[in-house]
A computed fold for a 77-nucleotide RNA from a Dehalococcoidia bacterium, annotated as transfer RNA. Rfam family: tRNA. Rfam describes the family as follows. Transfer RNA (tRNA) molecules are approximately 80 nucleotides in length. By type it is a transfer RNA. Its mean pLDDT, the model's own confidence on a scale to 100, is 81. The source organism's lineage runs through Bacteria, Bacillati, Chloroflexota and Dehalococcoidia.
RNA sequence: GUGGGUAUAGUGCAGCGGUCUAACACGCCAGGUUGUGGCCCUGGAAAACGAGGGUUCAAAUCCCUCUACCCACCCCA
Numbered sequence: 001g002u003g004g005g006u007a008u009a010g011u012g013c014a015g016c017g018g019u020c021u022a023a024c025a026c027g028c029c030a031g032g033u034u035g036u037g038g039c040c041c042u043g044g045a046a047a048a049c050g051a052g053g054g055u056u057c058a059a060a061u062c063c064c065u066c067u068a069c070c071c072a073c074c075c076c077a
Base pairs, nucleotide, nucleotide: 001073002072003071004070005069006068007067010026011025012024018057028044029043030042031041032040050066051065052064053063054062
């Protein structure tokens, strides 16, 4: 440099154009339980989806550019 993939709460992930102001698990906070803690139970906070632009009545979801990371290839030796 070329091709492909990934980017969503603190972490890991679901989502595949329309009840998504976004599900689940762990973690976090509060309460219950317990002698205390853990486990368990109940409730809660936390992401508008890597950035910008476009298409659409409607975009996390489609298109373009960029950024970061990963994989393969090319080139040099």